[in-house]
This is a predicted structure of a 332-nucleotide RNA (Bacterial RNase P class A) from a Burkholderiales bacterium. The gene name in the source record is rnpB. Its Rfam family is "Bacterial RNase P class A". By type it is a ribozyme. The sequence is in RNAcentral, with records from ENA. The source organism's lineage runs through Bacteria, Pseudomonadati, Pseudomonadota, Betaproteobacteria and Burkholderiales.
RNA sequence: GAAGUCGGCUAGACAGCCGCUGCGUGCGGCUCACCGUCGCGCGGAGAGGAAAGUCCGGGCUCCAUAGGGUAGGGUGACGGCUAACGACCGUCCGUCGUGAGACGAGGAAUAGGGCCACAGAGACGAGUCUCGCGGCGUUCCGGAUUCGGGAUGCCGCGAGGGUGAAACGCGGCAACCUCCACCCGGAGCAACACCAAAUAGGCAAGCGAUGACGCGACCCGCCGAGCUUGCGGGUAGGUGGCUUGAGCCUGGGAGCAAUCCCCGGCCUAGAGGAAUGGCUGUCGGAGGCUUACGGCCUCUUACAGAACCCGGCUUACCGGCCGGCUUCACAA
Numbered sequence: 001g002a003a004g005u006c007g008g009c010u011a012g013a014c015a016g017c018c019g020c021u022g023c024g025u026g027c028g029g030c031u032c033a034c035c036g037u038c039g040c041g042c043g044g045a046g047a048g049g050a051a052a053g054u055c056c057g058g059g060c061u062c063c064a065u066a067g068g069g070u071a072g073g074g075u076g077a078c079g080g081c082u083a084a085c086g087a088c089c090g091u092c093c094g095u096c097g098u099g100a101g102a103c104g105a106g107g108a109a110u111a112g113g114g115c116c117a118c119a120g121a122g123a124c125g126a127g128u129c130u131c132g133c134g135g136c137g138u139u140c141c142g143g144a145u146u147c148g149g150g151a152u153g154c155c156g157c158g159a160g161g162g163u164g165a166a167a168c169g170c171g172g173c174a175a176c177c178u179c180c181a182c183c184c185g186g187a188g189c190a191a192c193a194c195c196a197a198a199u200a201g202g203c204a205a206g207c208g209a210u211g212a213c214g215c216g217a218c219c220c221g222c223c224g225a226g227c228u229u230g231c232g233g234g235u236a237g238g239u240g241g242c243u244u245g246a247g248c249c250u251g252g253g254a255g256c257a258a259u260c261c262c263c264g265g266c267c268u269a270g271a272g273g274a275a276u277g278g279c280u281g282u283c284g285g286a287g288g289c290u291u292a293c294g295g296c297c298u299c300u301u302a303c304a305g306a307a308c309c310c311g312g313c314u315u316a317c318c319g320g321c322c323g324g325c326u327u328c329a330c331a332a
Stems, first nucleotide, its partner, number of pairs: 001328010012283007020046002023043008048303001052314002055312005060188004072184005077091004092106001093104004107179002112177002114173003124169001129161002131158012192240004202231006211223001213221002247266003251262004284300007
């Protein structure tokens, strides 16, 4: 220098103006007042490395649940880490690669079933394409029933060739069923909890007609349309759940590492038909023109956008930067 491999970082910066959504605060209006709400002002905050797919695991909530089993699903070398995992880390083994490295559901094929493409005679049932030897036949030839030779059929034995990933060997495949060991209750923030209107309907109490029934005019009993009051469930609507958390950052320590521990510091969206945006300027970056210092022009872009939270995996992605290592070439 070229090619490659592994890992990490960034996702324009600053300023001004105009907007949007929460929070704090001040003033004013509604309100007797508080709370609440509305308006205005000020301060401060406001998407991601994947917020995505919802694939795996957990927290949280409700329901179910003595224990065990069946069904169903998942995992599978050894050790570690963790709240947990199928994630991650280390080591071994296997395959690929010159190598750095990459990939691997990596238990059991003597419990049983199933499968093994194409080619090949034959793919686990056995089987005989070719060749050789032996036996028994048929037929032909020679010097002719007995000997020798050729062709052919059947049987037996043996090895070689050929096909193929594998050729008979207790073959291979379990990411086919299965067996063994271990793990898994279900649903999900539209969970769930609280407040609670109108209308309709329900329950209880009281009143209840020149009313019905009781021989029934009166008294009495009972029923009763309707009225009044109270209660309770559900719905609309509202509030909480909601962001202080397996949290983030600096430093130190243990460990090969994943990871864990300690000191100190920080609070960093919480909306809910759903805010997080737009414009301008400067700098930076990229591309083009120009012989060049310089100047001019253009772009500033990718994937994508929180919706209870967290740990992973996978997928998408413009441009750029950094580091470890390998191979080859060259120079000293």